[in-house]
């Protein structure tokens, strides 16, 4: 100094990557590894062998839920590391990004400020 900080709930929001081996000839799948909170399952459509992916919807788990800590953009970016990858850091107090509220606490003093 007086109505708000942290926590919890909630409408809801978000991402699902990088490799190795086997296998596979148009069609769907297997095992293993790395990082991480999470990299999962089902259905539809489209595509591919120097390939095995993309997209839409539904569901589960996880994270976030006004934000300097979900996530996206910048980015086919910059530096470092790795078998490889947003793996780590810069960028970044950047721009965007989903909620009001409720409970509890709280003048025996919230947020905040000052002093030590």
């Nucleotide at each position: 100094g007086a109505a708000g900080c942290a926590c919890a709930u909630c409408a809801g929001g978000g991402g699902c990557g990088c490799c190795g081996a086997a296998g596979c000839g148009a069609a769907a799948a297997u095992c293993g590894g790395c990082u991480g909170a999470g990299a999962c399952g089902g259905a539809g459509c489209g595509a591919a062998a120097a390939g095995c992916c993309g997209u839409u919807c539904c569901g589960a788990a996880c994270c976030c839920g006004u934000a300097u800590a979900a996530c996206c953009u910048g980015a086919u970016u910059c530096g470092g590391a790795u078998a490889a990858u947003g793996c780590c850091g810069g960028c970044g107090u950047a721009g965007g990004g989903a909620a009001c509220a409720u409970a509890a606490c709280g003048a025996u003093g919230a947020a905040u400020u000052g002093u030590a």

The RNA shown here (TPP riboswitch aptamer (THI element)) has 116 nucleotides. Model confidence (mean pLDDT): 75 of 100.